This is a predicted complex of two RNAs, RNase P RNA and transfer RNA, with 480 nucleotides together. Rfam match: Bacterial RNase P class A. Rfam links the family to the GO terms dimeric ribonuclease P complex, ribonuclease P activity and tRNA processing. About the family: Ribonuclease P (RNase P) is a ubiquitous endoribonuclease, found in archaea, bacteria and eukarya as well as chloroplasts and mitochondria.
[in-house]
RNA sequence: CGAGUCGGCCGGACGGUCGCGGCCCCUCCCGGGGGUCGAGGAAAGUCCGGGCUCCACAGGGCAGGGUGGUCGGCAACACCGACCCGGGGUGACCCGCGGGAAAGUGCCACAGAAAGCAGACCGCCCCCGUCGCGCUCAUGACGGCGGGAGCAAGGGUGAAACGGUGCGGUAAGAGCGCACCAGCGCCCGGGGCGACCCGGGCGGCUCGGCAAACCCCACCCGGAGCAAGGUCGAGAGGCGCGGUCGCGAGGCCGUGCUGCCCGAGCGCUCGAGGGCUGCCCGCCCGAGCUCGGGGGUGGACCGCACGAGGCCGGCGGCAACGCCGGUCCCAGAUGGAUGGCCGUCACCUCCGCUGCGCUCUUCGGCGUGGCGGAGGGACAGAACCCGGCUUACAGGCCGGCUCGUCCC
RNA sequence: GGGCCCGUAGCUCAGUGGUAGAGCAGGGGACUCAUAAUCCUUAGGUCGCAGGUUCGAUCCCUGCCGGGCCCA
Numbered sequence: 001c002g003a004g005u006c007g008g009c010c011g012g013a014c015g016g017u018c019g020c021g022g023c024c025c026c027u028c029c030c031g032g033g034g035g036u037c038g039a040g041g042a043a044a045g046u047c048c049g050g051g052c053u054c055c056a057c058a059g060g061g062c063a064g065g066g067u068g069g070u071c072g073g074c075a076a077c078a079c080c081g082a083c084c085c086g087g088g089g090u091g092a093c094c095c096g097c098g099g100g101a102a103a104g105u106g107c108c109a110c111a112g113a114a115a116g117c118a119g120a121c122c123g124c125c126c127c128c129g130u131c132g133c134g135c136u137c138a139u140g141a142c143g144g145c146g147g148g149a150g151c152a153a154g155g156g157u158g159a160a161a162c163g164g165u166g167c168g169g170u171a172a173g174a175g176c177g178c179a180c181c182a183g184c185g186c187c188c189g190g191g192g193c194g195a196c197c198c199g200g201g202c203g204g205c206u207c208g209g210c211a212a213a214c215c216c217c218a219c220c221c222g223g224a225g226c227a228a229g230g231u232c233g234a235g236a237g238g239c240g241c242g243g244u245c246g247c248g249a250g251g252c253c254g255u256g257c258u259g260c261c262c263g264a265g266c267g268c269u270c271g272a273g274g275g276c277u278g279c280c281c282g283c284c285c286g287a288g289c290u291c292g293g294g295g296g297u298g299g300a301c302c303g304c305a306c307g308a309g310g311c312c313g314g315c316g317g318c319a320a321c322g323c324c325g326g327u328c329c330c331a332g333a334u335g336g337a338u339g340g341c342c343g344u345c346a347c348c349u350c351c352g353c354u355g356c357g358c359u360c361u362u363c364g365g366c367g368u369g370g371c372g373g374a375g376g377g378a379c380a381g382a383a384c385c386c387g388g389c390u391u392a393c394a395g396g397c398c399g400g401c402u403c404g405u406c407c408c
Numbered sequence: 409g410g411g412c413c414c415g416u417a418g419c420u421c422a423g424u425g426g427u428a429g430a431g432c433a434g435g436g437g438a439c440u441c442a443u444a445a446u447c448c449u450u451a452g453g454u455c456g457c458a459g460g461u462u463c464g465a466u467c468c469c470u471g472c473c474g475g476g477c478c479c480a
Stems, first nucleotide, its partner, number of pairs: 001404010012345007020038008040379001044390002047388005052225004059281004064221005069083005084098001085096004099216002104214002106210003121155002123151002126148007163181006182206001184203008229302004237258009260294007273285004309328008347376013409479007418432004426463001434450005456472005
């Protein structure tokens, strides 16, 4: 210098002006004035995990769901870190739902003889019979055909074919025997907390893949959700009291208690219905429940902004993270605020003029700077709160490491 | 806030591990004086996108994108 890989960060700054929401203060004029704070790295998707709140207590079994190398971190996780194993890459590094296929069931299209416990198409070899050739006969060799038996070396198919190579052996062959290698199981020694790794011995010689197919194993999981939940208030209607109007039925006003009215069905201890996720058992509450019609309300406050909190420093740890000290207070709307415009500066792109350097002169090209002009700045946006994951994102900055080439 | 389903040819839908199909629509031809109907023939697919498992993915798994429905 080129190519690459991994990680972290920023997401314009300042000023003016017009606006918006929360809180505090001032003011006689309740409308103003002043101060202060006011989105994000993803506030998003809602894919996981938790806090919080209610379900009386939070039982057993079955079903269901989730997770899946090991050790650690964390409130917890499907997250994170380190390591192991497998795969990819020259490498930095990346990817892996990464338990079990000699518990069982199932699947493996096409091709192929055969696709999972058996099997033989071409082929190899032996035996028997028969035919051919040589003048004849017999025998042998060779060849053809038929039959019987053996084999799986070679060919061929496939994603995958019952270990690989070599020597021996044999009629031909074959782990049939041997040596080395690969794999499996058992045993022993060593290292590691562990996953696992290294070394040695023995065995039968070899037992395919798929569990993101059913399934088996180990571990985990109660339900609902801030419209959770709590406090206050209002109202329809009913009952009572007082006042007033009216001959009266009754109307109107005020006030107290309750919290609406009508119809149908089921049920009130022979118990409807409900809670403990779905089902069963068991336990508990239990006088209302379901459907239809009509009417009323559809408000306020709390929950709710101090939290597994941010920043800085130190210590422990490879790291994730933990501990200690200091410091800071940092959005709370409820039709839902956080925005618009202008100016200056910085950044990027383009155009014009121009300085310098390099290139082979001209033409031109490349690099770098100055002045002027024009344009541009993404994705998105809190609504109970946190920890992660995933996805979107104009442009820019920083750092670690690897490979290649050249120079010293 | 909670839950479920769908995406395959221009349209409506099958296919749920083994070469992607049907009906209608489209193109060409026949019949007809002509049109329709009918008959013959034919083209057309990133199976919403990306990654993974598998020898092999429309199908199985994961993450996105788009659409629809239900409950409070």
Its mean pLDDT, the model's own confidence on a scale to 100, is 76.